[in-house]
RNA sequence: UGGGCAGGCCAGACGGUCGCGUGCUUUCAGCAUGAGGAAAGUCCGGGCUCCGCAGGGCAAGGAUGCCGUGAUAACGUCCGGCGUAGGUAACUAUAGGGAAAGUGCAGCAGAAACAUACCGCCGAAACGGGUAAUGCCGUGGCAAGGGUGAAAUGGUGAGGCAAGAGCUCACCGGCGUUUCGGAGACGAAACGGCCGUGUAAACCCCAUCCGGAGCAAGGUCGAAGGACAGGAAAGCGGGGGCCCCUCGCUGUCCGACAGGUGGACCGCAUGAACGCGCAGUGAUGUCAGCGUCUAGAUAGAUGAUCGUCUAAUACAGAACCCGGCUUAUAGACCUGCCUGAUUC
RNA sequence: GCGGGUGUAGCUCAAUGGCAGAGCACCGGCUUCCCAAGCCGGCAACGUGGGUUCGAUUCCCAUCACCCGCUCCA
Numbered sequence: 001u002g003g004g005c006a007g008g009c010c011a012g013a014c015g016g017u018c019g020c021g022u023g024c025u026u027u028c029a030g031c032a033u034g035a036g037g038a039a040a041g042u043c044c045g046g047g048c049u050c051c052g053c054a055g056g057g058c059a060a061g062g063a064u065g066c067c068g069u070g071a072u073a074a075c076g077u078c079c080g081g082c083g084u085a086g087g088u089a090a091c092u093a094u095a096g097g098g099a100a101a102g103u104g105c106a107g108c109a110g111a112a113a114c115a116u117a118c119c120g121c122c123g124a125a126a127c128g129g130g131u132a133a134u135g136c137c138g139u140g141g142c143a144a145g146g147g148u149g150a151a152a153u154g155g156u157g158a159g160g161c162a163a164g165a166g167c168u169c170a171c172c173g174g175c176g177u178u179u180c181g182g183a184g185a186c187g188a189a190a191c192g193g194c195c196g197u198g199u200a201a202a203c204c205c206c207a208u209c210c211g212g213a214g215c216a217a218g219g220u221c222g223a224a225g226g227a228c229a230g231g232a233a234a235g236c237g238g239g240g241g242c243c244c245c246u247c248g249c250u251g252u253c254c255g256a257c258a259g260g261u262g263g264a265c266c267g268c269a270u271g272a273a274c275g276c277g278c279a280g281u282g283a284u285g286u287c288a289g290c291g292u293c294u295a296g297a298u299a300g301a302u303g304a305u306c307g308u309c310u311a312a313u314a315c316a317g318a319a320c321c322c323g324g325c326u327u328a329u330a331g332a333c334c335u336g337c338c339u340g341a342u343u344c
Numbered sequence: 345g346c347g348g349g350u351g352u353a354g355c356u357c358a359a360u361g362g363c364a365g366a367g368c369a370c371c372g373g374c375u376u377c378c379c380a381a382g383c384c385g386g387c388a389a390c391g392u393g394g395g396u397u398c399g400a401u402u403c404c405c406a407u408c409a410c411c412c413g414c415u416c417c418a
Base pairs, nucleotide, nucleotide: 001340002339003338004337005336006335007334008333010331012309013308014307015306016305017304018303020034021033022032023031024030025029036315040326041325043324044323045322046321047320048214049213050212051211061210062209063208064207065206066081067080068079070078071077082096083094084093085092086091097205098204102203103202104199105198106197118146119145120142121141122140126139127138128137129136154172155171156170157169158168159167173195174194175192176191177190178189179188180187181186218266219265220264221263226257230254231253232252234250235249236248237247238246239245240244273292274291275290276289277286278285279284345414346413347412348411349410350409351408354368355367356366357365362398370386371385372384373383374382391407392406393405394404395403
């Protein structure tokens, strides 16, 4: 100095004017405070609430799937490793159990896609027949080469053979056994020619986990309207002995009742909270170490404008709350590492 | 806010993991004096991006768009 890999941080600041939500106060006002890294998608996991349920087990259904008595409230998340693939490397990706339990599927092409021979190779290797002669014919041997296909019975080379073939050998790949190393996934070595598939993001098998619904959950109070019975005064009607008594009806008011509409309140923000320190490779833990308090609406506030800072520009707006994942995102800054070239 | 579902020609719908079809519409031709009907032919699609697989409309993941339901009591 060029190229690259990985990670972190910010998401305008300050001041003036006007305006909005919430809280407090001494209420025509003042003071304090007021969105995000994703508040989003609603894809996972929990808290909380109601329903179900003695407790436990089985079945059905669903999810997950290398290892770790790793982290965590929990997870399909994260951390540290292993294997495989890619890259010179830093590093990146990885739905990564089982196809010697069973079933299904593999179109077209091709002879055959579970056992097959189309073109081929072989033949004084074997048996029989035949010719003047010749694999010429039958029974046969083979799977190397061609051809088809995504895939054709481990791969390359040599030996061997009638021709061939792990038939034999060397190297490589896989499988199995033994030993060693490791907590384990797994790795290394030796030995055994043991060597045809693919697909489980097809059914399935094995192991582990899961009761259902969701804050429009759920709870408290309750205008209005309702029905019941009693009382008060009033009106109307019937009867009687008619300024009075009694019976019935009507609406009003009061009392008590059940239910819970409009509505109000709780749930609703001090929490698996955040920062520093400490412990740990790390995820993370820690309050009997220190410090901080940080939106809470219910038609739904968090905005507009001016000035300065070189530019103020991205994606985007809380609705019960947390932990993750995924997706969107202008611009600026910082750190570590790999690699090429040049100079000293 | 919460829960559920669907995306295939212009429209309405099909399609075991193996060549994406049908009806209506549209275009052209035949028929007719002209139109309609009829007959023949044609155009045109798997929402998007990845993955599994020899092969994906179909299976899996992500994403985008659209649709439906949800106070309480009886």